[in-house]
RNA sequence: AACGGUCUUCAGGGUAGGGUGAAAAUCCCAACCGGCGGUAUAGUCCGCGAGCGAGCGAAAUGCGAGCACGAAUCGGUGCAAUUCCGAUACCGACAGUGAGCACGGGCGCGAGCCUGUUUUAGUCUGGAUGAAAGAAGAUUGCC
Numbered sequence: 001a002a003c004g005g006u007c008u009u010c011a012g013g014g015u016a017g018g019g020u021g022a023a024a025a026u027c028c029c030a031a032c033c034g035g036c037g038g039u040a041u042a043g044u045c046c047g048c049g050a051g052c053g054a055g056c057g058a059a060a061u062g063c064g065a066g067c068a069c070g071a072a073u074c075g076g077u078g079c080a081a082u083u084c085c086g087a088u089a090c091c092g093a094c095a096g097u098g099a100g101c102a103c104g105g106g107c108g109c110g111a112g113c114c115u116g117u118u119u120u121a122g123u124c125u126g127g128a129u130g131a132a133a134g135a136a137g138a139u140u141g142c143c
Stems, first nucleotide, its partner, number of pairs: 003141008017029003031123002033092002035048004043090002051067002055063002072088005094126003102117006
């Protein structure tokens, strides 16, 4: 130094201002944000993580097939960049969440009442004081 074991720590950001309204950080205008590894420096290239999970297992906080998983072009510089510079675009899991109208069901002589459904978050709330791609370090083994 390479490879392996054990352990520790760390490991995600963001609606200013305005419009409508009784009520919206969810609608409209606008604003803002960008995990990890690779590669000429990347939200948009290649791959990975976060969600669900058949099955395995006595069970686990263990292993895990599979499913879901978005989006970029043009010009410039350069040996090299879909990564830099300039310009203009685009994207963002799951669950919850305003009022009214409407519709269904039930109750009532009736005015009406009860209830269910439908409708809008990348940024709010929640799973999550979680997990994790991985990063750094301690220690140990082997050659």
FMN riboswitch aptamer (RFN element), 143 nucleotides, folded computationally. The model forms 100% of the base pairs in the Rfam consensus. The coordinates come from a structure-prediction model, not an experiment, and the mean pLDDT is 75.